[in-house]
Molecule: Bacterial RNase P class A
Organism: Bacteroidales bacterium
RNA sequence: GCAGUCGGCCGGCUUGUCGCUGGCACUUCGGUGCGAGAGGAAAGUCCGGGCAACGCAGAGCGUCCUACUUCCUAACAGAAAGCUGUCCGCAAGGAUGGAGUAAUGCAGAAGAAAACAACCGCCGUCCGUCAGGAUGGUAAGGGUGAGAAGGUGGGGCAAGAGCCCACCAGCCGUAUGGUGACAUGCGGGCUGUGCAUCUUAGGAGUUGUAAGGUCAUGUAAACCGGCAUCAAGAGGGUGGCUCGCCCGACGUCGGAGGGUAGACCGCUGGAUCCGGCCGGUGACGGUCGGGGUAGAUAAAUGACAGGCACCUUGUCUGCGAGACGAGGAACAGAACCCGGCUUACAGGCCGGCUGCUUUC
Numbered sequence: 001g002c003a004g005u006c007g008g009c010c011g012g013c014u015u016g017u018c019g020c021u022g023g024c025a026c027u028u029c030g031g032u033g034c035g036a037g038a039g040g041a042a043a044g045u046c047c048g049g050g051c052a053a054c055g056c057a058g059a060g061c062g063u064c065c066u067a068c069u070u071c072c073u074a075a076c077a078g079a080a081a082g083c084u085g086u087c088c089g090c091a092a093g094g095a096u097g098g099a100g101u102a103a104u105g106c107a108g109a110a111g112a113a114a115a116c117a118a119c120c121g122c123c124g125u126c127c128g129u130c131a132g133g134a135u136g137g138u139a140a141g142g143g144u145g146a147g148a149a150g151g152u153g154g155g156g157c158a159a160g161a162g163c164c165c166a167c168c169a170g171c172c173g174u175a176u177g178g179u180g181a182c183a184u185g186c187g188g189g190c191u192g193u194g195c196a197u198c199u200u201a202g203g204a205g206u207u208g209u210a211a212g213g214u215c216a217u218g219u220a221a222a223c224c225g226g227c228a229u230c231a232a233g234a235g236g237g238u239g240g241c242u243c244g245c246c247c248g249a250c251g252u253c254g255g256a257g258g259g260u261a262g263a264c265c266g267c268u269g270g271a272u273c274c275g276g277c278c279g280g281u282g283a284c285g286g287u288c289g290g291g292g293u294a295g296a297u298a299a300a301u302g303a304c305a306g307g308c309a310c311c312u313u314g315u316c317u318g319c320g321a322g323a324c325g326a327g328g329a330a331c332a333g334a335a336c337c338c339g340g341c342u343u344a345c346a347g348g349c350c351g352g353c354u355g356c357u358u359u360c
Stems, first nucleotide, its partner, number of pairs: 001356010012308007020037002023034004039331001043342002046340005051208004058243004063204005068082003072078001083098006099199002103197005119142002121138007150168006169191001171188007212265004223255005235247003272291008310328007
């Protein structure tokens, strides 16, 4: 210098005029002044909570989630650091997995055979002029297949086979190291595959701010139907079913109809934000100091003009710096709040690492 890979950040600031919403102060109630006003994802509604309502009597089945180790957190199906398998890449890295096999089933089709195997082939013996036939051995070679009795090489054998040996993979034992998953060394006997069902351990009550409350106004506490009315129980009790338990009688479930849909709370101070120091590989934690940053309700946070910053490009000048001119600016819009995950994003900045080439 080129190419690649991983991580982080920005994605605007300011002045004037007018306009909108909340807050504070004042007010002659007309208004005036001050100050604030949409994100890194506000999105998806996927996960975990706070909070609220029901239940607070539960049990079983069923359904769903998690699944290597350690650690963080209020918690999580999340994050951090690590271990390990398979695939891609020269590499840095990327993608995808991680409890169990004692059991059961399937493996259609192809194939000899899906684990008691022999189609082709190889070898031995016998028959035969030859072609070939009979019989015995074999699973190294070939074929079928997603997968065919662990792999490669050598010896041995009639030909072959972990039959023997060497090096590996897997499994078991042991020593050392590590908090641990595991790693390394030594030793051992030779060891089917895929998928599904299943098994084990731990966990999950549901609904959701249109939750849920307070006040005011107003009507038709009328009409129709089912069931039931002193228990032998209609109906109800906030995910599904069963059992249990509780409430329950001019009752309860449903239909049609009528009235109202207004004001306020919830509603913004929280596992909160910023900075310094300390600890930790890190996520993060501890401690000290400081701050008060939208709260709408058909939905405010804007419009116009100028300047600055950023990016691209042209000219002056071939480089640097600078000046002038032109153009550009993505994804996107709070609605109870918080912690994550996933998705979208014009243009640009910073840093770590890898490969190649060249110079010193």